[in-house]
RNA sequence: GAGCAGCUUCUGGAGAGUCCGCAACUUCUGCGGCGCCGAAGGAUUCACAAUCUCAGGCAAAAGGACAGAAGAGUAAC
Numbered sequence: 001g002a003g004c005a006g007c008u009u010c011u012g013g014a015g016a017g018u019c020c021g022c023a024a025c026u027u028c029u030g031c032g033g034c035g036c037c038g039a040a041g042g043a044u045u046c047a048c049a050a051u052c053u054c055a056g057g058c059a060a061a062a063g064g065a066c067a068g069a070a071g072a073g074u075a076a077c
Stems, first nucleotide, its partner, number of pairs: 001077001007071006017034001019033005035058003041054001042052003
């Protein structure tokens, strides 16, 4: 000099009942029941796919695999 992975910032970002009951309550809440989702994570697998749904999630918010841009910077070279 270069700059994987990873990190930070910004942007985009799916799926599935805010269904029922009770309590409280101006609203955002809590608990229980059944149904459901997979794109945090996790498990199964040589790996992928696929599967499971423990966790998480099923209005909004939050989260969100992944993708793009920028930044600093550690390795290979």
Molecule: Glycine riboswitch aptamer
Organism: Anaerobacillus arseniciselenatis